[in-house]
Molecule: Glycine riboswitch aptamer
Organism: Hyphomicrobiales bacterium
RNA sequence: ACAACCCUUGCGGGAGAGAUCGGGCAAAUGCCCGACGCCGAAGGAGCAACCGCCCCGGAAUCUCUCAGGCAAAAGGACCGUAAGGGGUUG
Numbered sequence: 001a002c003a004a005c006c007c008u009u010g011c012g013g014g015a016g017a018g019a020u021c022g023g024g025c026a027a028a029u030g031c032c033c034g035a036c037g038c039c040g041a042a043g044g045a046g047c048a049a050c051c052g053c054c055c056c057g058g059a060a061u062c063u064c065u066c067a068g069g070c071a072a073a074a075g076g077a078c079c080g081u082a083a084g085g086g087g088u089u090g
Base pairs, nucleotide, nucleotide: 002090003089004088005086006085007084008083009082010081011080012079013078018036020035021034022033023032024031025030037070038069039068043066044064045063046062050058051057052056
């Protein structure tokens, strides 16, 4: 110096499920409360496939639905890309 890995940020892509019903506030989009019906890809929890330095650890796109979400907007795991930072390995 380069590459891989991790973190942050920007950009692009990004699914699922009631534009439900009742009441209230409000100029309107909308917001709040309650009710039933659903979704899983913020987060969280559980099992454990799997992985490791194998004592013990790390653990999911699986499961649950506390939270979150169910027109658009916003958010969004994950993928690609750019910049910055960090240490490890080659």